[in-house]
Model confidence (mean pLDDT): 85 of 100. The part of an RNA shown here (small-subunit ribosomal RNA, central domain) has 348 nucleotides and comes from a metagenome. The full RNA is in RNAcentral, with records from SILVA.

Context: one part of a larger RNA
RNA sequence: UUGGGCGUAAAGGGCACGCAGGCGGUUUUAUAAGCCUGGUGUAAAAGGCUCUGGCUCAACCAGAGUUUGGCACUGGGAACUGUAAGACUAGAGUUUAAGUAGGGGAGAUGGAAUUCCUGGUGUAGGGGUGAAAUCUGUAGAUAUCAGGAAGAACACCGGUGGCGAAGGCGAUCUCCUAGCUAUAAACUGACGCUGAGGUGCGAAAGCGUGGGUAGCGAACAGGAUUAGAUACCCUGGUAGUCCACGCUGUAAACGAUGUGCACUGGGUGUAGGGUAGUUAAAUAUUCUGUACCGUAGUUAACGCGUUAAGUGCACCGCCUGGGGAGUAUGCUCGCAAGAGUGAAACUC
Numbered sequence: 001u002u003g004g005g006c007g008u009a010a011a012g013g014g015c016a017c018g019c020a021g022g023c024g025g026u027u028u029u030a031u032a033a034g035c036c037u038g039g040u041g042u043a044a045a046a047g048g049c050u051c052u053g054g055c056u057c058a059a060c061c062a063g064a065g066u067u068u069g070g071c072a073c074u075g076g077g078a079a080c081u082g083u084a085a086g087a088c089u090a091g092a093g094u095u096u097a098a099g100u101a102g103g104g105g106a107g108a109u110g111g112a113a114u115u116c117c118u119g120g121u122g123u124a125g126g127g128g129u130g131a132a133a134u135c136u137g138u139a140g141a142u143a144u145c146a147g148g149a150a151g152a153a154c155a156c157c158g159g160u161g162g163c164g165a166a167g168g169c170g171a172u173c174u175c176c177u178a179g180c181u182a183u184a185a186a187c188u189g190a191c192g193c194u195g196a197g198g199u200g201c202g203a204a205a206g207c208g209u210g211g212g213u214a215g216c217g218a219a220c221a222g223g224a225u226u227a228g229a230u231a232c233c234c235u236g237g238u239a240g241u242c243c244a245c246g247c248u249g250u251a252a253a254c255g256a257u258g259u260g261c262a263c264u265g266g267g268u269g270u271a272g273g274g275u276a277g278u279u280a281a282a283u284a285u286u287c288u289g290u291a292c293c294g295u296a297g298u299u300a301a302c303g304c305g306u307u308a309a310g311u312g313c314a315c316c317g318c319c320u321g322g323g324g325a326g327u328a329u330g331c332u333c334g335c336a337a338g339a340g341u342g343a344a345a346c347u348c
Stems, first nucleotide, its partner, number of pairs: 004319003007302002012316001014201004021194003025088007033081002035077008048066007091191001092188006098181002103177007110154001114150008125136002162169002206247006215241002220236004258315006266293011297304002321348003330341004
C1' cells in the first nucleotide's frame, strides 16, 4: 500500500463553530474537460507466445505471425460527472402568530440548618468509639431560651422528569440573552452535508493577584488500633472548597457507541405541544424528545434492535501483538505543575 476494522478484544477526536478540501435535490438547453467509440502516428532490435525451419536431438540459432499499455493528433457520441445559462420546490432557511422548561449572564430577596459572640435559666459532666483516649468543662461547659454576626448550600416539590453542543445546570423574584418545538400562511430558491489546519467552549484538582473563610477538609499534629500502622477510627487543623479577574486544557470528558441524511415490523410507559371527540373526560390520531420490552436483521458472544450495534450513502477522526512507553529526544504551548505531538534499541 491492498485488505479489514473501531459498544465490551487495539481503535470515535471532550464538545462545537468553521476557511480550504471532499460530496451534493428536480428539470431544460448548450458545451465536450472527465467518459465512450473510430482513424493516423509513435510504441527500436532483442525478449514473451504460436507455427515452421537449421545444427543427429536439445540447449542454441533463423524465419513468419502475434502480444502489450501509454501518449499525441484527428473524426464522432452526449446517458452520467463537470462547466455555463435558465427554471422549480420535496432539502435548507426567513417572517408573522403560540407554548413549556434546574439553558446562559447580572442584580435583589428568603427560610431551615451550622458555627461563633452576648445575656438569662441551670449543674457536673460533655464529646467521641468496637472499646477508649487525645479534646472540652466549676474561669460554669453540654442542655435550654432570647438577641446578634458570618459564610456556604438550597430539604420537601424531585420523577430512568426537563434544558443544554459537550462540560454541565436545582430556593424565589426581576432584568438582559441563546437555542428548541408544533400548527397555519407567505417568502428566498440548493443558499446544503462533512470538515485537515484554525478558532472558541471545556468537570474536578492545580497556578497567579486581590478578597472571603461558617461547615467540610489534602498536608500536618496528637489519641487509638497494630508485630509495625508514615493507613482505616477519633480529636484538632493549614492550603483548598466560596467570590472577582487571568491561566491551565486534562477525566472511566462514558451511551466506553463521530456527524448528517434516507430506508426497514410491533408493544408498554413518560415530558411538551397540535387535531378530532366530549358539558368535562375517556378515547383515537399526529409531531418533537425520553425510557423499557422485543420482530426481521445483525453480533464471537453479551447484546443492539425506527434514539440500531439493521440496510445504504457522504465526510472526518482513529487502530495494526504484549512490554519497553504515553517513556526518551526534538519542537510548540504553559508562571509552574505539566499538556500536545511522539520513537527506537532491547525483550517475550